Predicted 3D model of RNase P RNA and transfer RNA as a complex of 447 nucleotides. Its mean pLDDT, the model's own confidence on a scale to 100, is 77. It holds a member of the Rfam family "Bacterial RNase P class A". By type it is a ribozyme.

RNA sequence: UGAGUCGACCGGACGGUCGCGUCGGUGCUCCGGCACCGCCGAGGAAAGUCCGGGCUCCACAGGGCAGGGUGGUGGCCAACAGCCACCCGGGGUGACCCGCGGGACAGUGCCACAGAAAACAGACCGCCGGCUUCGGCCGGUCAGGGUGAAACGGUGGUGUAAGAGACCACCAGCGAUCCGGGUGACCGGAUCGGCUCGGUAAACCCCACCCGGAGCAAGUCCAGACAGUGUGCGUUCGAGGGCGGCCCGCCCGAGUACACGGGUAGGACGCUGGAGGCGGCCGGCAACGGUCGCCCGAGAUGGAUGACCGUCAUCCGGGAACCGGCGACGGCGCCCGGUACACAGGACCCGGCUUACAGGUCGGCUCAUCCC
RNA sequence: GCCCCCGUGGCCCAACUGGCAGAGGCAGGCGACUUAAAAUCGCCAACGGUGCGGGUUCGAUUCCCGUCGGGGGCA
Numbered sequence: 001u002g003a004g005u006c007g008a009c010c011g012g013a014c015g016g017u018c019g020c021g022u023c024g025g026u027g028c029u030c031c032g033g034c035a036c037c038g039c040c041g042a043g044g045a046a047a048g049u050c051c052g053g054g055c056u057c058c059a060c061a062g063g064g065c066a067g068g069g070u071g072g073u074g075g076c077c078a079a080c081a082g083c084c085a086c087c088c089g090g091g092g093u094g095a096c097c098c099g100c101g102g103g104a105c106a107g108u109g110c111c112a113c114a115g116a117a118a119a120c121a122g123a124c125c126g127c128c129g130g131c132u133u134c135g136g137c138c139g140g141u142c143a144g145g146g147u148g149a150a151a152c153g154g155u156g157g158u159g160u161a162a163g164a165g166a167c168c169a170c171c172a173g174c175g176a177u178c179c180g181g182g183u184g185a186c187c188g189g190a191u192c193g194g195c196u197c198g199g200u201a202a203a204c205c206c207c208a209c210c211c212g213g214a215g216c217a218a219g220u221c222c223a224g225a226c227a228g229u230g231u232g233c234g235u236u237c238g239a240g241g242g243c244g245g246c247c248c249g250c251c252c253g254a255g256u257a258c259a260c261g262g263g264u265a266g267g268a269c270g271c272u273g274g275a276g277g278c279g280g281c282c283g284g285c286a287a288c289g290g291u292c293g294c295c296c297g298a299g300a301u302g303g304a305u306g307a308c309c310g311u312c313a314u315c316c317g318g319g320a321a322c323c324g325g326c327g328a329c330g331g332c333g334c335c336c337g338g339u340a341c342a343c344a345g346g347a348c349c350c351g352g353c354u355u356a357c358a359g360g361u362c363g364g365c366u367c368a369u370c371c372c
Numbered sequence: 373g374c375c376c377c378c379g380u381g382g383c384c385c386a387a388c389u390g391g392c393a394g395a396g397g398c399a400g401g402c403g404a405c406u407u408a409a410a411a412u413c414g415c416c417a418a419c420g421g422u423g424c425g426g427g428u429u430c431g432a433u434u435c436c437c438g439u440c441g442g443g444g445g446c447a
Stems, first nucleotide, its partner, number of pairs: 001368010012312007020041002023038006043343001047354002050352005055215004062248004067211005072086005087101001088099004102206002107204002109200003124145002126141006153171006172196001174193008219269004228260006240252003276295008315338005322331003373446007382398003385394001391430001400416005423439005
């Protein structure tokens, strides 16, 4: 210098004019509001609603079945499917990236086409032996052929009628026992064994652990409106409800279920200061934890944040010259032209994940090339 | 707020306990019938690789994850 990889961050600033919403103040008012002034007024994802929690109500949340979720190990956290570190497998020259990463000797299922044969044995061509009416038949065999994504270990030798882990040496893999390291997943090694047992659980399933349900339209209060009728069941022999897929159990219980008809579409609380943010120090590889200090800036309810102008930072393109260096190359300033722009917007709150995003900043690391 | 379904030729849609993507219908092309056309009958073709990205698997429209778009239900 070029290419790449990982991480952190910004998402315009200032001024002016007009406009919007809550709140506060002043004034006016026909009491419905209106005018003026002042303070404050969206995000890194507010989004998707994919997880987890707080909060509220239902037994202060019970038992069982069913159902759902998670799935290497250790840690963090309020919790999680999140985060950190490590292990194993795969990819990359490398920095680094990816992995729903338990179990296929508990059982069941599936493996198209091709092929003799697709999971437990069997034998198409071939090879060997025997018989033969010379067409073949019986037996042995899987070393060779071909098929397939996958064919019952690989190479060499012994052996044999031909062969074969049938036997031997080495290698690969599996299992058992033991030794060493590690908290652990796991890693390294020794001996022995049968000589070798396919894949698929993002198929059913098994194992371990976790999960009660509903959601701020939760829930509570105030004000206001209305008209009842019919049928069924029932008041301790108890209907119905809490209770949501079922059973048990617990509690409430005098009304209740359905149908027709009638009424309402208001206000207030919950409502934002919280597992909160920033900075320093300490512990920890890290996630994170502890402690001290400082700070706090939406709460709308058909839902408010915008538009225009000017200046500037920044960036892009072009130009001339200067400076540093042996060199590859680098640097400050100047002039001209262009440029404010994406994704998107709260609605109970918080921690994550995922997705969208114009333009830009900073840092770590890797590879290649060039110069000294 | 909570939950469910769908996406396949130009169009409507099959193929769903994974195994050759196309069974149908509409539309299209050719022929027959007709003076000509419509209707009818017969024959023919496939331009899609299943909304998009990734994964599991020998193999994915189908199974899993993420995402985009559309539709629906309850309070």